[in-house]
RNA sequence: CCGUGCUAGACGGGGAGCUGGCGGUUCCCUGUACCCGAAAGCCGCUGCAUGCGGGGUUGAAUCCCCGUUCGAGGCCUGAGGAGUCGGCGUAGUCCUGGACGAUCGGUGUUGAGGGACACGUCCCGAGCGGCGACGCCCCGUGAACCCCGCCAGGGUGGGAACACAGCAACGGUAAGCGGGUAGCGUCGGGUGCCUCGGGGGAGCGGGUCCUGAGUCGGUCGGCCAGGGGCGCGUCCGGCGGCCGGGUCGACAACGGGUGCACGG
Numbered sequence: 001c002c003g004u005g006c007u008a009g010a011c012g013g014g015g016a017g018c019u020g021g022c023g024g025u026u027c028c029c030u031g032u033a034c035c036c037g038a039a040a041g042c043c044g045c046u047g048c049a050u051g052c053g054g055g056g057u058u059g060a061a062u063c064c065c066c067g068u069u070c071g072a073g074g075c076c077u078g079a080g081g082a083g084u085c086g087g088c089g090u091a092g093u094c095c096u097g098g099a100c101g102a103u104c105g106g107u108g109u110u111g112a113g114g115g116a117c118a119c120g121u122c123c124c125g126a127g128c129g130g131c132g133a134c135g136c137c138c139c140g141u142g143a144a145c146c147c148c149g150c151c152a153g154g155g156u157g158g159g160a161a162c163a164c165a166g167c168a169a170c171g172g173u174a175a176g177c178g179g180g181u182a183g184c185g186u187c188g189g190g191u192g193c194c195u196c197g198g199g200g201g202a203g204c205g206g207g208u209c210c211u212g213a214g215u216c217g218g219u220c221g222g223c224c225a226g227g228g229g230c231g232c233g234u235c236c237g238g239c240g241g242c243c244g245g246g247u248c249g250a251c252a253a254c255g256g257g258u259g260c261a262c263g264g
Base pairs, nucleotide, nucleotide: 001264002263003262004261005260006259009058010057011056012030013029014028015027016026020046021045022044023043024042034055035054036053037052064257065256066255067254068253069252073248074247075246076245077244078243080242083239084238085237086236087235088233089232090231092230093229094227095226096225097224098223100221101220102219103218104217105216106215107214113211114210115209116208117207119205120204121203122199123198124197125196126195127194128192129191131188132187133186134185135184136183137180138179139178140177141176147172148171149170155164156163157162
């Protein structure tokens, strides 16, 4: 140096979380990494360890071990400073209201404003009127026979005088049908500048009486109160791209290290 068979090791690692602590199950990162079983009011360990139980593959180097570098990503932290959300405040701005002042106009001793008194407006009931529906009422029409009157002709009875029933026509009538709406009755209402009685009384309206000088509106000004939007705040709290500090660190790159037996 070559071959054969083995062994240690490897067949994922890391961050958060949990835990006195470590490993695993959980979440996340990396990126490809044997299979089965259990694991969060947990599982296996333990005072220092780098999962537990069972099976399989590979195996001395691309692969195992160590160091350095790089660095995905996680965690802690500073508030450096933009932004954003909520709260609080607000003297700025806008709007609304109140009282005041100035000014302009209307109205007012032919009585402003206020007070008192009834009345109305509102509600309930009744009456009267109006409207509508229906009925009565009025007019017309209206029955082959089973409605009425009168019943030609014809019929029946009789020896006859005469008697009787009775269709059509004519006249009328019932139900029904059509029309009228002056009158009467019953009922109804989105009915009435109508009448009466009762209730209610806030506001409003006109009236009478009392009092007797203001009252209404516009504009401007500052004051007071309220409201929302915007703005503002060395204010408070949350999030926080970006920037900084710390810590752990996968993947990767580089360097180094590591066997045993037999045969040639």
Record summary: The RNA shown here (Bacterial large signal recognition particle RNA) has 264 nucleotides and comes from a Chloroflexota bacterium. Its mean pLDDT, the model's own confidence on a scale to 100, is 78. The source organism's lineage runs through Bacteria, Bacillati and Chloroflexota.